Model confidence (mean pLDDT): 84 of 100. Predicted 3D model of a 1531-nucleotide RNA (small-subunit ribosomal RNA) from an uncultured bacterium. Its Rfam family is "Bacterial small subunit ribosomal RNA".
[in-house]
RNA sequence: AGAUUGAGAGUUUGAUCCUGGCUCAGGACAAACGCUGGCGGCGUGCUUAAGACAUGCAAGUCGUGCGGGGCUAUGUUGAAGCGCAAGCGGAUGCAUGACCCAGCGGCGGACGGGUGAGUAACACGUGGGUAAUCUGCCCGCAAGACCGGGAUAACACCUCGAAAGGGGUGCUAAUACCGGAUAACCUUUUCCCAUCGCAUGGUGGGUUAAGAAAAGGGGAAACCCGCUUGCGGAUGAGCCCGCGGCCCAUUAGCUUGUUGGUGAGGUAACGGCCCACCAAGGCGACGAUGGGUAGCCGGCCUGAGAGGGUGCACGGCCACACUGGGACUGAGACACGGCCCAGACUCCUACGGGAGGCAGCAGUCGGGAAUUUUGCCCAAUGGAGGAAACUCUGAGGCAGCGACGCCGCGUGGGGGAAGGAGGCCUUCGGGUUGUAAACCCCUGUCUUCCGGGACGAACAAGGUGACGGUACCGGAGGAGGAAGCCCCGGCUAACUACGUGCCAGCAGCCGCGGUAAUACGUAGGGGGCUAGCGUUGUCCGGAAUUACUGGGCGUAAAGGGCGUGUAGGCGGUUCGUUAAGUCAGGUGUGAAAUUCCAGGGCCUAACCCUGGACCUGCACUUGAAACUGGCGGGCUUGAGGGCAGGAGAGGAGAGUGGAAUUCCCGGUGUAGCGGUGAAAUGCGUAGAUAUCGGGAGGAACACCAGUGGCGAAGGCGGCUCUCUGGACUGUACCUGACGCUGAGGCGCGAAAGCUAGGGGAGCGAACAGGAUUAGAUACCCUGGUAGUCCUAGCCGUAAACGAUGGAUGCUAGGUGUGGGAGGUAUCGACCCCUUCCGUGCCGGAGUUAACACAAUAAGCAUCUCGCCUGGGGAGUACGGCCGCAAGGUUGAAACUCAAAGGAAUUGACGGGGGCCCGCACAAGCAGUGGAGCAUGUGGUUUAAUUCGACGCAACGCGCAGAACCUUACCAGGGCUUGACAUCGUGGUGCCAGCCGUGGAAACACGGUCUUCCGUAGCAAUACGGACGCCAUGACAGGUGCUGCAUGGUUGUCGUCAGCUCGUGUCGUGAGAUGUUGGGUUAAGUCCCGCAACGAGCGCAACCCCUGUCCCGUGUUGCCAUCGGGUAAUGCCGGGCACUCACAGGAGACUGCCGGAGACGAUCCGGAGGAAGGUGGGGAUGACGUCAAAUCCUCAUGGCCUUUAUGUCCUGGGCCACACACGUGCUACAAUGGCCGGUAACAACGAGAUGCAAAGGAGCGAUCCGGAGCGGAUCUCUUAAAUCCGGUCUCAGUUCAGAUUGGGGGCUGCAACUCGUCCCCAUGAAGUCGGAAUUGCUAGUAAUCGCGGAUCAGCUACGCCGCGGUGAAUACGUUCCCGGGCCUUGUACACACCGCCCGUCACACCACGAAAGUUGGCAACACCCGAAGCCGGUGGGCUAACCCGCAAGGGAGGCAGCCGUCGAAGGUGGGGCUGAUGAUUGGGGUGAAGUCGUAACAAGGUAGCCGUAAAUGAGAGUUUGAUCCUGGCUCA
Repeated sequence: AGAUUGAGAGUUUGAUCCUGGCUCAGGACAAACGCUGGCGGCGUGCUUAAGACAUGCAAGUCGUGCGGGGCUAUGUUGAAGCGCAAGCGGAUGCAUGACCCAGCGGCGGACGGGUGAGUAACACGUGGGUAAUCUGCCCGCAAGACCGGGAUAACACCUCGAAAGGGGUGCUAAUACCGGAUAACCUUUUCCCAUCGCAUGGUGGGUUAAGAAAAGGGGAAACCCGCUUGCGGAUGAGCCCGCGGCCCAUUAGCUUGUUGGUGAGGUAACGGCCCACCAAGGCGACGAUGGGUAGCCGGCCUGAGAGGGUGCACGGCCACACUGGGACUGAGACACGGCCCAGACUCCUACGGGAGGCAGCAGUCGGGAAUUUUGCCCAAUGGAGGAAACUCUGAGGCAGCGACGCCGCGUGGGGGAAGGAGGCCUUCGGGUUGUAAACCCCUGUCUUCCGGGACGAACAAGGUGACGGUACCGGAGGAGGAAGCCCCGGCUAACUACGUGCCAGCAGCCGCGGUAAUACGUAGGGGGCUAGCGUUGUCCGGAAUUACUGGGCGUAAAGGGCGUGUAGGCGGUUCGUUAAGUCAGGUGUGAAAUUCCAGGGCCUAACCCUGGACCUGCACUUGAAACUGGCGGGCUUGAGGGCAGGAGAGGAGAGUGGAAUUCCCGGUGUAGCGGUGAAAUGCGUAGAUAUCGGGAGGAACACCAGUGGCGAAGGCGGCUCUCUGGACUGUACCUGACGCUGAGGCGCGAAAGCUAGGGGAGCGAACAGGAUUAGAUACCCUGGUAGUCCUAGCCGUAAACGAUGGAUGCUAGGUGUGGGAGGUAUCGACCCCUUCCGUGCCGGAGUUAACACAAUAAGCAUCUCGCCUGGGGAGUACGGCCGCAAGGUUGAAACUCAAAGGAAUUGACGGGGGCCCGCACAAGCAGUGGAGCAUGUGGUUUAAUUCGACGCAACGCGCAGAACCUUACCAGGGCUUGACAUCGUGGUGCCAGCCGUGGAAACACGGUCUUCCGUAGCAAUACGGACGCCAUGACAGGUGCUGCAUGGUUGUCGUCAGCUCGUGUCGUGAGAUGUUGGGUUAAGUCCCGCAACGAGCGCAACCCCUGUCCCGUGUUGCCAUCGGGUAAUGCCGGGCACUCACAGGAGACUGCCGGAGACGAUCCGGAGGAAGGUGGGGAUGACGUCAAAUCCUCAUGGCCUUUAUGUCCUGGGCCACACACGUGCUACAAUGGCCGGUAACAACGAGAUGCAAAGGAGCGAUCCGGAGCGGAUCUCUUAAAUCCGGUCUCAGUUCAGAUUGGGGGCUGCAACUCGUCCCCAUGAAGUCGGAAUUGCUAGUAAUCGCGGAUCAGCUACGCCGCGGUGAAUACGUUCCCGGGCCUUGUACACACCGCCCGUCACACCACGAAAGUUGGCAACACCCGAAGCCGGUGGGCUAACCCGCAAGGGAGGCAGCCGUCGAAGGUGGGGCUGAUGAUUGGGGUGAAGUCGUAACAAGGUAGCCGUAAAUGAGAGUUUGAUCCUGGCUCA
């Protein structure tokens, strides 16, 4: 200079905050799968079976090392033969040259290429060491190469074998082999000198003795290529060391060549590397040993980084080459395409015996979700050989296949609105697809065709290109050949319709789908990416969800029960020193590639090239000295000690005291005691209980006693003594950092429990009995054994809690209390002040999710230990350790869920609490439940018994009235534009009514009848309109479904007093406050107070009826006064005073007085008043609840139906009848029934298809009759109970009236199913009603009648109203029910009709145990023992050297044999690990099973923890002694 730097969301709840898990959005891939697919460039391609491999190729080369063979050329030789001869002829041999071939020989086959099985290791990385080493070919320097010798392959002949391969005899060469000479240097050796090093020791020089070299080839030559011995370099390799990087401790001890030494051997070299002997060591909690997994690294992916994951391709290292073992050769191997042996496998075979190793390149089979051509070329780069030409090279360069990845390009561009057609949606207007298309004008990338045509080639010239006629360039043509995939509920960009109907399906999480699905499927539309797009898998991220950066532990998961103390970690103050940590500079290294930056090359990019940065590391070196550490010297404040005091249920042992319970003895005394909710079992006349006296025995220590004391915790309580631990205060005398914490270890450790021996009063698991109960293996009661107590020893756990580890320092106060000290004052004490230690409460800052904590921190900090990482499975299984046992401790996984949780909020609920109200109870009156009947419902029945309503809040309800109709149901008979509406087109002029026939009717047929208006016309008639009919098309119709799609209406809590809002304030927030509190009220009514101040919907008032008065009006009402009249009557004149009617007004407001109330609101009492504290009644129903009721009142979305689910008709049904329930009526009688008498006295209403009077008939229903009245006039209309008198006399009756028989009346088209009324007769049940239950607080209940709606009639005893007569009782709020307010608990929120636990039964899933069975792995012991190295042996064999004339002998060597080691194999007992196993055990999951009700409220016995016992089929559970509050309520 440049570069670079961090996003969250969904899901637990009614809502909130927090904790916490799950899930998503990003990036990446050697990928695979689904759908789709135009081109090019650059990369990349068996991750599985290191499974098996057909075929071809992948390592050869050198004739300038050697002898041969073949072929050929030249030269030479020149035989036989021919020829008179010259000569011809050319065999043969020799020489030379080219080419080919095997062999001897040399170099190379240890490189290059492949793979990752093994390996947790000095294998790898990094930095060092090698004075402990080697190094062919290559480079430099120095010195040499002399004299000899014997063989052997090839070859020839013979011979064995099917083959592969041999054997024998004979010949021959060398740069093959051997002997001798020479020796600068070299090796070994004797001695010496110099110098260097951390040690062993190294280096240089000299000296002594011994040993050891060589090869030639080419060339005319120069010379070149080789050879030998050294020294050095370079390269490569070996060995050693420091440091670094996986999991399991449910692997804790491992080790005998093991650790070291001495000596010998071995190696290129150090070394137990090997051997003999000696010693007994070595490693390990800083993780040895064992097990599992794994090639390591540069790098790659991700990430802000720190980290985490990974190790494909490329590069470095290692390991391996069918499996195991072994060596040979060589500079180098224990050797991928070499050898030997063993094993498995495959192939050939003549059965005797042989051959083979693709983890080289292609390719095949197999496995698998899955991975390519049996291609071209050595042109380039590189390698081997060669002097070279050159040969070889599946290294390499290229091409092919695959969207496998990255990168680039294209599938067209511009214009174009009648916004076409089509599709889809629609509110039917339109919208959208959409400038999109068509159409017009252009362009030509890619593809196609034609033509040209490279760079890559170096090396003077020439020649040489697999790729490739490729890249590239020019031209031509024509929009022509080229778009898909996923998604559209939220997260998350993108919406509608149809289909489907908890089905089919979707789904990453939450979750969609049960008839209106933006979530399934399809379509239209839209969003995203694009030759790709999705899915799956894996990794990182988000995840601060393992937290080094960067988390936590009171209640969410998490403090060890407590102490002591080892290792370890940490450590006061001062001086000096050191330099390990630390910091700074320098040097080396950190390969290249990769990454980043800059620049460059392919059109760009990917890709490639160059340079720089980076590589955060390691090592060496120089320095600094503050801090930490080391070393040394001091100090006193930390810590400890001394001295002086006082406090204490601290511990252990011994002794001792009184009260009480029980038992025993005795006395008094008599029928009960005891116990409970109530009882019973039990005890008691054999004398209990009660009471008095005496005695025995065990256990525990009332009062004092206290959020008092002591102790580390557990825990400790009469008194006395003995022994003993710790803390506190004062003093400042001593030591001089001696400290803090503390993994393991060790000790202590409530209760229960265990072992042995005592003891045993009370209590009391188990057990027995009695109760309770559906049951009651419980709660309650009566008994009662272990145990509780002591001694000795185990156990080692608790809600062992402050759910809060220890230590130190710091950070406002106030107020109690325990133990000390000091000060002031005082004669003294108290009071007062200060201070230290302990123990409580309140509270500020601060902290906290909140609750809360707050100097005894949960605040601010430091040190250290323990512990946590979603819920369940599970503190379980297996293994280990401990225990006599019970069990403890350590402590998983599979599987499963999307939560599990903490705190707080609002509700709801409680067999929680407080306050208050209501005919809620109580006090009363009358009933219901029993009877008969009526009516509704259920059920049953039926062809149908239409439908709805179902706790209160369905059931005399919809229905204010089902014989037909109604009517919706059933049977049968009919109709199909329809019984009803609107419109279009065509035709027609009817229809209706009446009559006849058929029919059950609807209906059908026939007859009769024959339209109106306008215009034109004489008229016939024409046109138009209205009305009707016929035909046809749109459509009508539906009491069909969904009240869980809706509107409207209604019920209910409830006429209960509540429900909310604005602003402000408080709280992170949900929310709170206001609205709570103190009073008061019928009331959230009002007052006072108050971080609230106000307001709204409700309450109240305003409205109606009624009660008093006044004013006005006065008929149909009324009649006091006046007059008339009658048998009588406001009957008439008259009047409007009264009653009454109508209209308007007054009146009541706690206004006045007294008292109470802090004030006030208000209450109590009183006066006045017709009425008094909302006078009585009605109307009026807040926010909301019940998916409450109604689609059959009406309206309405959607669905369904259309010769029927519509419509018409006849008949039937809704009225059925073994039963059950609700609501009523009538009764059961004497407060009554019946008869008679007195015209006893009302109000509300109704009346014209109506009410009907008088009068008459009938016992009566009723009939005849018809005055009057659309009504304050007339009628219904005699009200009844009542009153007076008589009778009945307690009975199934002179009660009651059901039922039935007979006879009538009325309505109606029609009373059979199925009306009502009357008369006569009949005369059932019923004698006051079990459990249970209803209404009512005053003109009320009860009782009595009257009217009305509906209606032809009526089932009305129902319903809605009206008046008559007219009570009783309320102490009071404990209880039942409902409601309001406050508070409390909650695991409820569909809100207690909630939630929820466990067994059993069924299905599925994973796991444990199990007689065993069957594999794998690594060791051990023994047996056998291949190849081979090493050692021994040499009787068999033996060219070189020695002796010897020779024969022969010797040295040496070889075969053979023996031995050590030794792979595979065998036998054996163990170890670890897997699979499987009848059966068995618990666990998990599953919409509706069974049994109970444990927990959540005081959950109905408070719950829970550890422990023991019991129960039962089993569990939930229950009980005992101890502990906890994470229990409520009351005092």